[in-house]
Context: one part of a larger RNA
RNA sequence: GGAUGAACGCUAGCGGCAGGCCUAAUACAUGCAAGUCGAACGGUGCCCUCGGGCAUAGUGGCGAACGGGUGCGUAACGCGUAAGGAACCUGCCCCUGAUUGGGGGAUAGCCCGGCGAAAGCUGGGGUAAACCCGCAUGGUUUUACUGGAUCGCAUGGUUUGGUAAAUAAAUAUUUAUAGAUCAGGGAGGGUCUUGCGUCUGAUUAGUUAGUUGGCAGGGUAACGGCCUACCAAGACGAUGAUCAGUAGGGGCUCUGAGAGGAGCGGCCCCCACAUGGACACUGAGACACGGGUCCAACUCCUACGGGAGGCAGCAGUAGGGAAUAUUGGGCAAUGGGCGAGAGCCUGACCCAGCCAUGCCGCGUGCAGGAAGACGGCCCUCUGGGUUGUAAACUGCUUUUAUCAGCGAAGAACGGAUGGGAUGCGUCCCAUUGUGACGGUAGUUGAUGAAUAAGCACCGGCUAACUCCGUGCCAGCAGCCGCGGUAAUACGGAGGGUGCAAGCGUUGUCC
Numbered sequence: 001g002g003a004u005g006a007a008c009g010c011u012a013g014c015g016g017c018a019g020g021c022c023u024a025a026u027a028c029a030u031g032c033a034a035g036u037c038g039a040a041c042g043g044u045g046c047c048c049u050c051g052g053g054c055a056u057a058g059u060g061g062c063g064a065a066c067g068g069g070u071g072c073g074u075a076a077c078g079c080g081u082a083a084g085g086a087a088c089c090u091g092c093c094c095c096u097g098a099u100u101g102g103g104g105g106a107u108a109g110c111c112c113g114g115c116g117a118a119a120g121c122u123g124g125g126g127u128a129a130a131c132c133c134g135c136a137u138g139g140u141u142u143u144a145c146u147g148g149a150u151c152g153c154a155u156g157g158u159u160u161g162g163u164a165a166a167u168a169a170a171u172a173u174u175u176a177u178a179g180a181u182c183a184g185g186g187a188g189g190g191u192c193u194u195g196c197g198u199c200u201g202a203u204u205a206g207u208u209a210g211u212u213g214g215c216a217g218g219g220u221a222a223c224g225g226c227c228u229a230c231c232a233a234g235a236c237g238a239u240g241a242u243c244a245g246u247a248g249g250g251g252c253u254c255u256g257a258g259a260g261g262a263g264c265g266g267c268c269c270c271c272a273c274a275u276g277g278a279c280a281c282u283g284a285g286a287c288a289c290g291g292g293u294c295c296a297a298c299u300c301c302u303a304c305g306g307g308a309g310g311c312a313g314c315a316g317u318a319g320g321g322a323a324u325a326u327u328g329g330g331c332a333a334u335g336g337g338c339g340a341g342a343g344c345c346u347g348a349c350c351c352a353g354c355c356a357u358g359c360c361g362c363g364u365g366c367a368g369g370a371a372g373a374c375g376g377c378c379c380u381c382u383g384g385g386u387u388g389u390a391a392a393c394u395g396c397u398u399u400u401a402u403c404a405g406c407g408a409a410g411a412a413c414g415g416a417u418g419g420g421a422u423g424c425g426u427c428c429c430a431u432u433g434u435g436a437c438g439g440u441a442g443u444u445g446a447u448g449a450a451u452a453a454g455c456a457c458c459g460g461c462u463a464a465c466u467c468c469g470u471g472c473c474a475g476c477a478g479c480c481g482c483g484g485u486a487a488u489a490c491g492g493a494g495g496g497u498g499c500a501a502g503c504g505u506u507g508u509c510c
Stems, first nucleotide, its partner, number of pairs: 001510004006506005013362006019355002021320001026318003030315003035062003040059002043056006069273003078198008088190003093186008101135001103133003110125006141166011171178003199245003206236003211233004216228003248270004252263004275296005298309004326352001328351003334348001335346004365396004375387005401447006410437001415432007454499005459480003465494005475482002
């Protein structure tokens, strides 16, 4: 000098954009943050124009594994990069092919009871489905056995036959659609493996027993000591194993001429975690933040028998701290979930509020004006210098401010109506309709210099000097050093210098 998620002191007019618990991954009152579908199902309630409409507890489907938060752990195939899978999985989405036959069963809701303070639990009866289970069919797929062709990189890969076994389905309505099943392919996503890179310490030198390898089996979507039995005795290490400490990694950011050094806050990608720990279930996907079970700690309710809970989601509270915001508005846009759709939900998101925390921009007026006024300060003191064109005064302007008027873009869809085209899937045009922000931004007019300057420094480094007070005192100080009676270094004043809605100080990095 530059930088900062900064803090502190003094000061403060406005706008745009960005940022805002770095500490206790401490504890949390309250509200909200994941629902949706009646075009899967049987009911129930209400309304009427008696055929419908609306609502919905329950069963069922899809979603809730996304989105959002945090950085505890982790020195690791965690991340980055480059490859590989002849060792793999994939719901929804897109394309293609084939199919959707015929039966059976249970159960919630409901009704009748019982227990309990509650949370809730439970007996009996009866009921529906796209719920559950057989049967048939099998284009196809898989497995076993058995052939052919072809290729290779070793186990083998690709492709094409035969035989046997196993394996499907669901319908709904407003009749145009939406689904269901079995397969093939794609996209996107995920999983695994490998090379290389990835902090400090040797005042950590030896470490390892499923340890290293083999064989067989189990398990997995899949390879593998991943697991088990048996066999061998290996495996790693001064090119730093092991141990200990510290730490999420990267894109990037800061600095620097560069090489390098430092950082990982905002945004994006990956990882890990959800009070501490363990476990699995469901599912295409979890070992699952607002799902489940158990243990532990803690908190709350209780009729003392027993129950309930998890903000590192958005706000907010306490605590800690030098320090970090509103218990706000809206789904209008973008995106997501469900739905045939209308639509519903969405603290994601879009906005608003607070904070000079930062960056950028604007303003606090412009021109003239010498009696060089008054006052202040200084001096060699009948006077002179300086503050200083500064003020007064004259003229002008109106950004900003205040008041008044007009007033957006962000809106494209979707719905309805009408018209047109059509390959019948749909598309195009016109009208109508949709804005939280917000009567905001912007703009027009009126008023009137009116509403708006501070902070630090002035011995040298380092731009800027005199007077008074003090007298090694009080004090200053980044370094050198000032102060003991003429202090440009302390305190005040006048003057000056620098930066400016900021200026200084402190911390940290280059």